[in-house]
Context: one part of a larger RNA
RNA sequence: CUGGGUGUAAAGGGCGUGUAGGCGGGAUAGCAAGUCAGAAGUGAAAUACCGAGGCUCAACUUCGGAGCUGCUUUUGAAACUGUUAUUCUUGAGUAUCGGAGAGGAAAGCGGAAUUCCCGGUGUAGCGGUGAAAUGCGUAGAUAUCGGGAGGAACACCAGUGGCGAAGGCGGCUUUCUGGACGACAACUGACGCUAAGGCGCGAAAGUGUGGGGAGCAAACAGGAUUAGAUACCCUGGUAGUCCACACUGUAAACGAUGGAUACUAGGUGUAGGAGGUAUCGACUCCUUCUGUGCCGCAGUCAACACAGUAAGUAUCCCACCUGGGGAGUACGACCGCAAGGUUGAAACUC
Numbered sequence: 001c002u003g004g005g006u007g008u009a010a011a012g013g014g015c016g017u018g019u020a021g022g023c024g025g026g027a028u029a030g031c032a033a034g035u036c037a038g039a040a041g042u043g044a045a046a047u048a049c050c051g052a053g054g055c056u057c058a059a060c061u062u063c064g065g066a067g068c069u070g071c072u073u074u075u076g077a078a079a080c081u082g083u084u085a086u087u088c089u090u091g092a093g094u095a096u097c098g099g100a101g102a103g104g105a106a107a108g109c110g111g112a113a114u115u116c117c118c119g120g121u122g123u124a125g126c127g128g129u130g131a132a133a134u135g136c137g138u139a140g141a142u143a144u145c146g147g148g149a150g151g152a153a154c155a156c157c158a159g160u161g162g163c164g165a166a167g168g169c170g171g172c173u174u175u176c177u178g179g180a181c182g183a184c185a186a187c188u189g190a191c192g193c194u195a196a197g198g199c200g201c202g203a204a205a206g207u208g209u210g211g212g213g214a215g216c217a218a219a220c221a222g223g224a225u226u227a228g229a230u231a232c233c234c235u236g237g238u239a240g241u242c243c244a245c246a247c248u249g250u251a252a253a254c255g256a257u258g259g260a261u262a263c264u265a266g267g268u269g270u271a272g273g274a275g276g277u278a279u280c281g282a283c284u285c286c287u288u289c290u291g292u293g294c295c296g297c298a299g300u301c302a303a304c305a306c307a308g309u310a311a312g313u314a315u316c317c318c319a320c321c322u323g324g325g326g327a328g329u330a331c332g333a334c335c336g337c338a339a340g341g342u343u344g345a346a347a348c349u350c
Base pairs, nucleotide, nucleotide: 004321005320006319007304008303012318014201015200016199017198021194022193023192025088026087027086028085029084030083031082033081034080035077036076037075038074039073040072041071042070049065050064051063052062053061054060091191092188093187094186096183097182098181103177104176105175106174107173108172109171110154115149116148117147118146119145120144121143125136126135162169163168206247207246208245209244210243211242215241216240220236221235222234223233258317259316260315261314262313263312266295267294268293269292270291271290272289273288274287275286276285299306300305323350324349325348332343333342334341335340
């Protein structure tokens, strides 16, 4: 390289958008680049292959034959690919109407709880644990009532419920704003799929500057436990957690399952629509579209399992894998304020 693979054995990029490239719906007509057919030229000789012959045989060698899968020119064919022109509506998109949603951003508001401060009542304990102690408390704690301050998170509703490309999103109201879905079939007429690079988004922790700081809590201190205890348990407690702006760019970023399209028994939930039936009306029943679960046949699979949300049957495009360790290391390059990230070997060894 080919082949074979990528849920769990090595292997799907964290996610999107989109450039080049690759691939691409139906009909008609033309062209003839690819494609196919014929002809001509060339494809030296030797070698190699086949059949004969010559050295006693063979190696070796002579003669003949076929072939040299290719290239060029030319004459045709027009199904397929390509290309040009015209056209179509089912792919894709737009318009109209409609309901659903923790989708995003900003501003404002709310109650419960913790902590702290002030005041009242009140007295000797509180707290904590397996048991204790450190700690707090007669300078009046804990408990309880009233008032105030401040920050963070939003009980119930809440649901293998919803929304989002992923990360993720949950009190209420307003403003701005993205997407999906259903009905209808008015409009455009292949405008599509994928996507190397590129660009953007990207939990937590971490970084910079300025705020904020109630609770929690790396580090740290003390008390226990223990042979020891740089831990698990307890009392404290600083970064941080929160906000604004800027960086970082990684996760078991997981469904450990890339995206798109088509097809392939059923059953049963649930969420959002639409049509019909029945009814005074609701519930119901039937059909249908979209999402999300469970069970299960064929098929697949090493097995587990997957099974219309495929890991089934096919097509297109991208990414990735190729024994374990060395190693996601070294070196170089690029990025970063740093921490570090991305790319990414070899010797050696089993």

This is a predicted structure of a 350-nucleotide part of an RNA (small-subunit ribosomal RNA, central domain) from an uncultured bacterium. The full RNA is in RNAcentral, with records from ENA and SILVA. The prediction has a mean pLDDT of 87.